[in-house]
Context: one part of a larger RNA
RNA sequence: CACCGCCCGUCAAGCCACCCAAAUGGUCCGCACCCGAAGUCGCUACCUUAACCAGCUUGCUGGAGAGGGGCGCCGAAGGUGAGGGUCGUGAGGGGGACUAAGUCGUAACAAGGUAGCCGUAGGGGAACCUGCGGCUGGAUCACCUCCUU
Numbered sequence: 001c002a003c004c005g006c007c008c009g010u011c012a013a014g015c016c017a018c019c020c021a022a023a024u025g026g027u028c029c030g031c032a033c034c035c036g037a038a039g040u041c042g043c044u045a046c047c048u049u050a051a052c053c054a055g056c057u058u059g060c061u062g063g064a065g066a067g068g069g070g071c072g073c074c075g076a077a078g079g080u081g082a083g084g085g086u087c088g089u090g091a092g093g094g095g096g097a098c099u100a101a102g103u104c105g106u107a108a109c110a111a112g113g114u115a116g117c118c119g120u121a122g123g124g125g126a127a128c129c130u131g132c133g134g135c136u137g138g139a140u141c142a143c144c145u146c147c148u149u
Base pairs, nucleotide, nucleotide: 003112005109008105009104011102013099014098016096018094019093020092023089024088025087026086027085028084029083031081032080033079034078039074041072042071043070044069046068047067048066049065052063053062054061055060056059115136116135117134118133119132120131121130122129123128
């Protein structure tokens, strides 16, 4: 700079941080199912077998034991599925702060031109408007009470 004042909200622009969030990536956890190594254990009518036992035809047969093979239980890794925790990325959405000179209006400040404000409900480009209840932190006019002169 003092009403040619002040000032509110939507919209537009820039910038910053935040919130929500489909989806997606990493990692961890347990669950269900599939597959199933090594190895222990169990079963075994198959194979092998000097020591131990029995028989006799004296080197064979049978048994025990051992080894192998086969089967089974458990079982690591792996696979599939749904889920949970955590970290990151994040389409999109939301309001917020800030930024001399953008847009629309003029809500508030004077009785701000419908007094304002609070609560609530409805409505509206936006500030807001309307209804109901409340407050005076309302101007003006009149009356009453009190104080001072």
Predicted 3D model of a 149-nucleotide part of an RNA (small-subunit ribosomal RNA, 3' minor domain) from a Bacillota bacterium. Rfam family: Bacterial small subunit ribosomal RNA.